RNA sequence: GGGGCUGUGGGCUAAUCUGGUAUGCUGCAGCGUUCGGGACGCUGUGAUCUGAGUUCAAAUCUCAGCAGCCCCA
Numbered sequence: 001g002g003g004g005c006u007g008u009g010g011g012c013u014a015a016u017c018u019g020g021u022a023u024g025c026u027g028c029a030g031c032g033u034u035c036g037g038g039a040c041g042c043u044g045u046g047a048u049c050u051g052a053g054u055u056c057a058a059a060u061c062u063c064a065g066c067a068g069c070c071c072c073a
Stems, first nucleotide, its partner, number of pairs: 001072007010026003020056001027045006049065005
């Protein structure tokens, strides 16, 4: 220098190909249960790497960039 893959709550992950409310687990907070704690139950909490474009509508499609990994030189 060239090519490929990946990027989603604090952590892990589904949805992407085929555009239409972003899923679940865990964590955290509150409540219940308990003499108290743990466990359990209920409720809440919080995310699409960045920018631009296409579209009525983008996590998803297109372009550029950033970061990580791999291959070639």